The RNA shown here (transfer RNA) has 71 nucleotides and comes from Psilotum nudum.
Its Rfam family is "tRNA". By type it is a transfer RNA. Rfam describes the family as follows. Transfer RNA (tRNA) molecules are approximately 80 nucleotides in length.
It is recorded under the gene name trnfM.
The coordinates come from a structure-prediction model, not an experiment, and the mean pLDDT is 81.
[in-house]
């Protein structure tokens, strides 16, 4: 050099044939509960691997790059 799956918040997954404001757990912050810490309510912040392309619209389809697992 080939094939084949795969990068999505700080951690681990969803996301249905391309369509409403990307969803859940933990976890971290701030209120609230409590004499206090935890627990338990409630709020807020944090992401689609990089670059084009197709499309009214891309996490999702198509190119080329990068790195990770397998043959």
């Nucleotide at each position: 050099a080939g094939c084949g799956g795969g990068a999505u918040a700080g951690a681990g997954u969803a996301a249905u044939c391309g369509g409403u404001u990307a969803a859940c757990u933990c976890g971290u912050u701030a209120g609230g509960c409590u004499c206090a810490u935890g627990c338990c309510c409630u709020a807020a912040g944090c992401a689609u691997g990089c670059a084009g392309g197709u499309u009214c619209g891309a996490a999702u389809c198509c190119u080329g790059c990068u790195c990770c697992c397998g043959c």